[in-house]
Model confidence (mean pLDDT): 82 of 100. Predicted 3D model of a 73-nucleotide RNA (transfer RNA) from a Candidatus Veblenbacteria bacterium. It matches the Rfam family "tRNA". Rfam's curators write: Transfer RNA (tRNA) molecules are approximately 80 nucleotides in length. The family's RNA type in Rfam is transfer RNA. The sequence was found in a public genome assembly.

RNA sequence: GCCGAAGUAGCUCAGCUGGUAGAGCAACGCAUUCGUAACGCGUAGGUCGUGGGUUCGAUUCCCACCUUCGGCU
Numbered sequence: 001g002c003c004g005a006a007g008u009a010g011c012u013c014a015g016c017u018g019g020u021a022g023a024g025c026a027a028c029g030c031a032u033u034c035g036u037a038a039c040g041c042g043u044a045g046g047u048c049g050u051g052g053g054u055u056c057g058a059u060u061c062c063c064a065c066c067u068u069c070g071g072c073u
Base pairs, nucleotide, nucleotide: 001072002071003070004069005068006067007066010025011024012023013022019056027043028042029041030040049065050064051063052062053061
C1' cells in the first nucleotide's frame, strides 16, 4: 500500500432486506435474614465510533475518515 471483519449501556453481546433500541452480568433501591451472601421484585444508565449524503423517517442504505483485529504484498 491492497483486501476483509468489528465499533450499540460500566463489561459481554443481540437487534438491521429503514419506522419510538434490548438481554445477561455489573451498579443502585426495596423485600428476605440476627447479619452477610445467594434468590426475588424494581430503578437508573445509550447523542448506536466521527462527519456528510439519500429519505417523510437512518443503529440499519451510500461515501469519506478514525480506532482495533486478521490476511496479502